A computed fold for a 518-nucleotide part of an RNA from a metagenome, annotated as small-subunit ribosomal RNA, 5' domain.
The RNAcentral record of the full RNA draws on SILVA.
It matches the Rfam family "Bacterial small subunit ribosomal RNA".
Context: one part of a larger RNA
């Protein structure tokens, strides 16, 4: 663990080991107006010629381009016996965000979404025409340092955007200065990554040969890099009783259980590495996938359909149906801790923190304490005098953990935010940073922890076992019958082995059973 009795309280864990079976239904990935263009509505209020029109709403919702993030987080363990893991080492590689250094950030052009107008379509969607922005595209220029070179040479870049501002220009838009972040080339770090290599990694010999891109070589092609990865020609090798090829089983590990060690035997929960995502293949995009909530094809299966076509993938969290001995809520918040985006505000964030259910397990606590002998009653035995339940109970005297009422009340909360002092940048006392100081809030859990007010022994014990191993006896009832049993064996008329009964004994909110492992 599961199951059968029983079952008060917390507290810290853990919870589908089966069918990698099929999933209604919600949510699990967004975000930026400080990259651009574009732009309602209701409702309110005014005007009207009753058609409407204006004004707020609101540059608000919103969706479009473009940027970053969807390669992380989170799931499963199917597959894999493998350089897959685990350990030690290794060169021919790349790495967006960050950090450091150096140099630039010049002038131009053209389109396409959203939008307007027209079409098709049951829908899913989609066709055509026309407008238009940009950090979207594309030429030009310039090139320390990159890159290529046959050492003569040759190539190749960028984009703004936002705050503030005293002169001087101005066409009134700005231009200009400055601060802050972007872009661009490159250099070195850090961090991830991809390869290579020696050792270790389960069972079969009733698997003995295994191999044709095999094994090496040249050349060439590909890749972020070595390399038969791949091709083309060339040798004919290479791998195997020290187990090669096949067969079966299986995610490896830190760990985990046991055990005096050595060793056995696991790989839940946490944490590192690896493979999957309906199945099989594919590549796009990208710094990074050959990509769980991405795209194409192709197979099953399910759903819509106007039959022409379409539309999904729970091995995310819940939750359902189905296996099964068995495994939880269609819950609360982003307060905190991390994430993504964003100058911030802030949004998102089933990660995460919490709550709920479960004696699943492990730890604490309770369920009363002293006294009390007429050894009450009952209930069992009884040799009938007693014995035994047993100080047990009732009486008396006390306390209140817990639960239950009552009212108080921590931390989990730092930050941000506004104001001011002060250093930095700067022409500047704008603005932006960054230090101190003050103010002002932010709690999902929460009726929290934890303190206290009231009551009153008051709410709170039960299982299994008593023939020997083995702590724990008798009567009553069956009569090799009903049963019991781990193993020896108990039962056929006096059963301490069965069933009840009184007694006892062992453990205890648990006891037993079964199942498995040292």
């Nucleotide at each position: 663990a599961a199951c059968g009795c029983u079952g008060g309280c917390g507290g810290c864990a853990u919870g589908c080991u089966u069918a990698a079976c099929a999933c209604a239904u919600g949510c699990a990935a967004g975000u930026c107006g400080a990259a651009c263009g574009c732009g309602a509505a209701a409702g309110u209020c005014c005007c009207u010629u009753c058609g409407g029109g204006g004004a707020u709403g609101a540059g608000u919702a919103g969706a479009g381009u473009g940027g970053c993030g969807g390669a992380c987080g989170g799931g499963u363990g199917a597959g894999u016996a493998a350089c897959g893991c685990g350990u030690a080492g290794g060169a021919a590689u790349c790495u967006g965000c960050c950090c450091a250094g150096u140099g630039g950030u010049g002038g131009g052009g053209g389109a396409c979404a959203a939008c307007u107008c027209g079409g098709g379509g049951a829908a899913a969607c989609u066709c055509g025409a026309g407008c238009u922005a940009a950090u979207a595209c594309c030429g030009c220029a310039u090139a320390c340092g990159c890159c290529c070179u046959a050492a003569g040479g040759g190539g190749g870049a960028a984009a703004g955007c936002g705050g503030g501002g005293g002169a001087u220009c101005u066409u009134c838009g700005g231009a200009c200065c400055u601060c802050g972040u972007g872009c661009c080339a490159u250099u070195g770090g850090a961090u991830g990554a991809g390869c290579c290599u020696g050792c270790g990694u389960c069972g079969g010999a009733u698997u003995a040969g295994c191999u044709a891109g095999u094994u090496g070589g040249u050349g060439a092609g590909g890749u972020a890099a070595g390399g038969g990865c791949u091709c083309a020609c060339c040798a004919a090798g290479g791998c195997g009783a020290c187990g090669a090829u096949c067969c079966g089983u299986a995610g490896c590990u830190g760990g985990u259980c046991u055990g005096a060690g050595a060793g056995g035997a696991u790989g839940a929960u946490c944490a590192g590495c690896c493979a999957c995502a309906c199945u099989g293949g594919g590549a796009c995009u990208g710094a990074g996938a050959c990509a769980c909530g991405g795209c194409c094809c192709a197979g099953a299966c399910u759903c819509c359909u106007a039959c022409g076509g379409g539309a999904g993938g729970c091995a995310g969290c819940a939750g359902u149906g189905g296996g099964g001995a068995a495994u939880a809520u269609u819950g609360a918040a982003c307060a905190a801790u991390g994430g993504g985006c964003g100058c911030a505000a802030g949004c998102c964030u089933g990660a995460u923190c919490c709550a709920g259910c479960a004696a699943u397990g492990c730890c604490g606590c309770g369920u009363g304490u002293g006294u009390g002998a007429a050894g009450a009653a009952g209930g069992c035995c009884u040799g009938c005098g007693g014995g035994u339940u047993g100080u047990a109970a009732a009486g008396c005297a006390c306390u209140u953990u817990c639960a239950a009422u009552u009212g108080g009340g921590a931390a989990g909360a730092a930050a941000a935010g506004g104001g001011g002092u002060u250093g930095g940048u700067u022409a500047a006392u704008a603005c932006c940073c960054g230090a101190c100081c003050u103010c002002c809030u932010u709690g999902a859990c929460g009726u929290u922890a934890c303190c206290u007010u009231u009551a009153g022994a008051a709410g709170a014990a039960g299982c299994a076992c008593c023939g020997g191993c083995u702590a724990a006896c008798u009567c009553c009832g069956u009569g090799c019958c009903a049963g019991c049993a781990g193993c020896c064996g108990c039962g056929g008329u006096a059963a301490u082995a069965c069933g009840g009964a009184g007694g006892g004994u062992g453990c205890a909110a648990g006891c037993g059973u079964u199942a498995a492992u040292c």